[in-house]
Context: one part of a larger RNA
RNA sequence: UGACGGGGACCCGCACAAGAGGUGGAGUAUGUGGUUUAAUUCGAAGCAACGCGAAGAACCUUACCAAGUCUUGACAUCCCGAUGACAGAGUAUGUAAUGUACUUUCUCUUCGGAGCAUCGGUGACAGGUGGUGCAUGGUUGUCGUCAGCUCGUGUCGUGAGAUGUUGGGUUAAGUCCCGCAACGAGCGCAACCCCUAUCCUGUGUUGCCUAGCAAUAGGAUCUCUCAGGAGACCGCCGCGGAUAACGUGGAGGAAGGUGGGGAUGACGUCAAAUCAUCAUGGCCUUUAUGUCCAGGGCUACACACGUACUACAAUGGUAUAGACAGAGGGUAGCAAUAUCGUAAGAUGGAGCCAAUCCCUAAACUAUGCCCCAGUUCAGAUUGUGGGCUGCAAUUCGCCCACAUGAAGCCGGAAUCUCUAGUAAUCGCAGAUCAGCACGCUGCGGUGAAUACGUUCCCGGGUCUUGUACA
Numbered sequence: 001u002g003a004c005g006g007g008g009a010c011c012c013g014c015a016c017a018a019g020a021g022g023u024g025g026a027g028u029a030u031g032u033g034g035u036u037u038a039a040u041u042c043g044a045a046g047c048a049a050c051g052c053g054a055a056g057a058a059c060c061u062u063a064c065c066a067a068g069u070c071u072u073g074a075c076a077u078c079c080c081g082a083u084g085a086c087a088g089a090g091u092a093u094g095u096a097a098u099g100u101a102c103u104u105u106c107u108c109u110u111c112g113g114a115g116c117a118u119c120g121g122u123g124a125c126a127g128g129u130g131g132u133g134c135a136u137g138g139u140u141g142u143c144g145u146c147a148g149c150u151c152g153u154g155u156c157g158u159g160a161g162a163u164g165u166u167g168g169g170u171u172a173a174g175u176c177c178c179g180c181a182a183c184g185a186g187c188g189c190a191a192c193c194c195c196u197a198u199c200c201u202g203u204g205u206u207g208c209c210u211a212g213c214a215a216u217a218g219g220a221u222c223u224c225u226c227a228g229g230a231g232a233c234c235g236c237c238g239c240g241g242a243u244a245a246c247g248u249g250g251a252g253g254a255a256g257g258u259g260g261g262g263a264u265g266a267c268g269u270c271a272a273a274u275c276a277u278c279a280u281g282g283c284c285u286u287u288a289u290g291u292c293c294a295g296g297g298c299u300a301c302a303c304a305c306g307u308a309c310u311a312c313a314a315u316g317g318u319a320u321a322g323a324c325a326g327a328g329g330g331u332a333g334c335a336a337u338a339u340c341g342u343a344a345g346a347u348g349g350a351g352c353c354a355a356u357c358c359c360u361a362a363a364c365u366a367u368g369c370c371c372c373a374g375u376u377c378a379g380a381u382u383g384u385g386g387g388c389u390g391c392a393a394u395u396c397g398c399c400c401a402c403a404u405g406a407a408g409c410c411g412g413a414a415u416c417u418c419u420a421g422u423a424a425u426c427g428c429a430g431a432u433c434a435g436c437a438c439g440c441u442g443c444g445g446u447g448a449a450u451a452c453g454u455u456c457c458c459g460g461g462u463c464u465u466g467u468a469c470a
Stems, first nucleotide, its partner, number of pairs: 001470002003467003007464007015454002019418005026310008034301002042053002064296002068292001070290001073125001077124002079121006088104006106115003127285002130283001132281001136279002138274003141270001143268001148187006154163003167178003193262004198230005204224001208219004233256001236250005312411001316370007328359003333352002338347003377408001382403007424446007
């Protein structure tokens, strides 16, 4: 100087407390461990691995396994020789499959050749999702959006170092004020950026308003779109405070003290993660640890754990009728009206390269039934029949109908999230994607309870003290 203390003082955080809803019990989905296996590819491991890499494993993907091919190679450059083709298209034949044979068609030219492509040869080399993240770059997580981390000059100290950065107040903040052997400065904080909440001006189609059955016509109030501005600054007033910084109450205001949300992550820590995104040193491999192919596996299943979904019901279930979003996506696409089908879906195809057309709501409201039961709750499992995608749904997809109708009556110890348009609850969209979503990322609808307080638990910051630790 740090680090640590079941030392002290001060402060903060859904850290506790006050509340709301869960997880832990059930069934299923999914990830992991373990076990099994020819293989169940690899990585991730307290918080910070475990719906993680994977925004989507039937083939492909695919790296794994057991068979079968190839050996200058699936891919790149160079050299030599041969051919004028090869690819593609077609025919024949054949395997589980990569195949084999035949037919057909090069370009330019100064006619020397050149280009292009294929085949054969030769080696230089290619190749490796092989090893090392404890050799690395790059990227990322975490402490933590915590308020810290440093430097120059000066001063003090033999020196390591100290001072500044401590002290008194204050703040979300090393934020600001005052004081002070310090005076300044940098990286962080804040602000500048984006979205959102109010208003004004302009803009006016595909949007909005009016008329009309409609085609369409007219309009510029409002909603909205897109631009440009205004607005919030403790600016005004009272009180407190050191007359300061600031705190507190009030007015006005759409909004009040950082208005709400996002992006933004200092010096560093964990030899944290990644050689399987990529790049890369050393090592290893080279008729194989490379490459191609069809099949299987990654989907196994006594069990254990994590994360979710669905429930256990009457604030509910069910039947009929009716209403209201936002944000996205759409030409190998989204698809209306109509017809068929109990339905999944099919037929067909208006319109739309989109403020124009389409995908497109549910909880909710009204009325009826159910009457507390393993039920008109719950839906696992299984059977049969269908639909869709796709060469192909057996291993191994999703959906529909009928039948079947399991566990489950609110969950031990323990444990998680959340402070307002939040929790809870309800649906919608998108990426990936032929198909496949209870996951993820967004979007809106309905919409609470509680916070006395900081003694205690956890984490963090500042000062101080002890130490046999570095």
Source information:
The part of an RNA shown here (small-subunit ribosomal RNA, 3' major domain) has 470 nucleotides and comes from an uncultured Elusimicrobia bacterium. The RNAcentral record of the full RNA draws on SILVA. It matches the Rfam family "Bacterial small subunit ribosomal RNA".